The prediction has a mean pLDDT of 87. This is a predicted structure of an 81-nucleotide RNA (c-di-GMP-I riboswitch aptamer) from a Solirubrobacterales bacterium. The sequence was found by an Rfam model in a public genome assembly.
RNA sequence: GACUGCUCAGGGCAAACCCGUCGCGAGGCGGGGGCGCAAAGCCAGGGGUCUCGCAAGAUGCGAGAUAGCCCAGCCGCCAGU
Numbered sequence: 001g002a003c004u005g006c007u008c009a010g011g012g013c014a015a016a017c018c019c020g021u022c023g024c025g026a027g028g029c030g031g032g033g034g035c036g037c038a039a040a041g042c043c044a045g046g047g048g049u050c051u052c053g054c055a056a057g058a059u060g061c062g063a064g065a066u067a068g069c070c071c072a073g074c075c076g077c078c079a080g081u
Stems, first nucleotide, its partner, number of pairs: 002081004012037002017032006035068001041074002045071003048066007
C1' cells in the first nucleotide's frame, strides 16, 4: 500500500415505535428505544425513490428530501492475509 472481516481490544452508530419540536410536505433536530450496521463516518456529483409547486398532452420543468437504496469522490479504528 492492496485485499479481507474468521478472530481480538476500545468501543461507535442507531430502524420501527413513543414523546417533544421545526417544516405545506417528503422529512430534520432533541430525548427514550434497539431492528440492524465494519464505514449505518463525510459528501446530493450520477442514477433510483419520495415530497411540494407549475405545466399538461409525450411522463416535462422548477424547488426540495433521502448517504440505513446503488455508484463516484474524501477520510478512518482494530485484526488477518